[in-house]
RNA sequence: UGGGGUAUCGGCAAACGGUAAGCCACUGGACUCUGACUCCAGCAUUUCUAGGUUCAAAUCCUAGUACCCCAG
Numbered sequence: 001u002g003g004g005g006u007a008u009c010g011g012c013a014a015a016c017g018g019u020a021a022g023c024c025a026c027u028g029g030a031c032u033c034u035g036a037c038u039c040c041a042g043c044a045u046u047u048c049u050a051g052g053u054u055c056a057a058a059u060c061c062u063a064g065u066a067c068c069c070c071a072g
Base pairs, nucleotide, nucleotide: 001071002070003069004068005067006066007065010024011023012022018055026042027041028040029039030038048064049063050062051061052060
C1' cells in the first nucleotide's frame, strides 16, 4: 500500500429489512437466625462513528475509526 474479516448491555453471544433473545455478572425483593442455594423482578432510548436508501435499518449502500488475517 492492496484485499478480506470483525465491531451488539460490565463480559460472552443470538437476531429472513418489521421495531434488540439468551447465559454469566450486577441491582432490588421473597426465602433463611445469618450466608449460600432456589425463586420473582429489573438491567441495550446513540447495535463502533457520520451520512444515504426505505413506510420501516443492528441488518442494505457510501465514507471513516479500531482490531485481526492474507499478499507485497
Transfer RNA from a Deltaproteobacteria bacterium, 72 nucleotides, folded computationally. Rfam family: tRNA. From the family's description: Transfer RNA (tRNA) molecules are approximately 80 nucleotides in length. Gene Ontology term of the family: triplet codon-amino acid adaptor activity. Its mean pLDDT, the model's own confidence on a scale to 100, is 81. Lineage of the source: Bacteria > Pseudomonadati > Myxococcota > Myxococcia.